[in-house]
RNA sequence: GCGGCCGUGGUCCAGCGGCAAGACUCUGGCUUCCCGAGCCAGCGACGCGGGUUCAAAUCCCGCCGGCCGCACCA
Numbered sequence: 001g002c003g004g005c006c007g008u009g010g011u012c013c014a015g016c017g018g019c020a021a022g023a024c025u026c027u028g029g030c031u032u033c034c035c036g037a038g039c040c041a042g043c044g045a046c047g048c049g050g051g052u053u054c055a056a057a058u059c060c061c062g063c064c065g066g067c068c069g070c071a072c073c074a
Base pairs, nucleotide, nucleotide: 001070002069003068004067005066006065007064010024011023012022018054026042027041028040029039030038047063048062049061050060051059
């Protein structure tokens, strides 16, 4: 330098044009003598910029970052 895959709450992970799901964590409540476990509720996210569309996490372009492969290494 070229190609491929990926980037979503604090962590992991789903979603594939139409209200962003779930698990763990955290906070509150119930329960308990206390803790834990269990149950209920809550907080919290689409890497950045642009484009297409009535509508973009999703499609297109660029950039940034991560991983893998290939090439170059006078």
The prediction has a mean pLDDT of 82. A computed fold for a 74-nucleotide RNA from candidate division MSBL1 archaeon SCGC-AAA382C18, annotated as transfer RNA. Lineage of the source: Archaea > Methanobacteriati > Methanobacteriota > candidate division MSBL1. The RNAcentral record of the sequence draws on ENA.